[in-house]
Molecule: TPP riboswitch aptamer (THI element)
Organism: Leucobacter komagatae
Formats: sequence, structure tokens, C1' cells
RNA sequence: GGAGCAAUCCACGGGAGUCCCGACGCGCGGGGCUGAGAGGGAGCACGCGUGCUCCGACCGUUCAACCUGAUCUGGUUCAUGCCAGCGGAGGAAGGACUCUUCUCAUCAUG
Repeated sequence: GGAGCAAUCCACGGGAGUCCCGACGCGCGGGGCUGAGAGGGAGCACGCGUGCUCCGACCGUUCAACCUGAUCUGGUUCAUGCCAGCGGAGGAAGGACUCUUCUCAUCAUG
């Protein structure tokens, strides 16, 4: 100096679906499926069965976290963003330090 994966620290990005039962001034409770994770805590707003913010858990930061195409296509399922295709398609969030390995240069000793 190059490369690599890994660890650590800090920073950043991201999602939270579906089905059944029950309750009702509530936006909830219990269970099933997939998954790393299926909204754990607090707050604000709103309206009729929500939205947002902060913190937490989890995943990811350039080989597939996640988003778009997509109210897509095929299969499966009680149902689903469940599986596969689409697809290395387009987008998407990184620095520090340590470690390992390779190479180069210099010096010392034999």
C1' cells in the first nucleotide's frame, strides 16, 4: 500500500401483514399462519374501528433490509405482500478503529 471477512464504537436506513373468537366509549383482549421482527412503552392529533412523533426490540447500510413496478403473474391457503416468478429489473442507508491475509520498501542480525 492492496484485499477480505469478522468484531467493536458511533451514525444512518427500514418494516410491522393475514385469519378466527370475544369485548365495547372505543381505537382493545385471546388464539392460529408466515417471519429476524407482526407495533413493547410513552405522547400528540384525529374520527369510528385510525394517523403521526419519540424511545425500545428486530433486520439492514451496496450481493436480496426495505421501497417501486403492483389493485402484477402462477401456485397454495380459512386468509394473506404464504411460496415461486418478475429479478442482478429500477431505487435504497457508512464512517472510524481493531483483526486476518497478500504485496512492496527500509533497517538490523545470522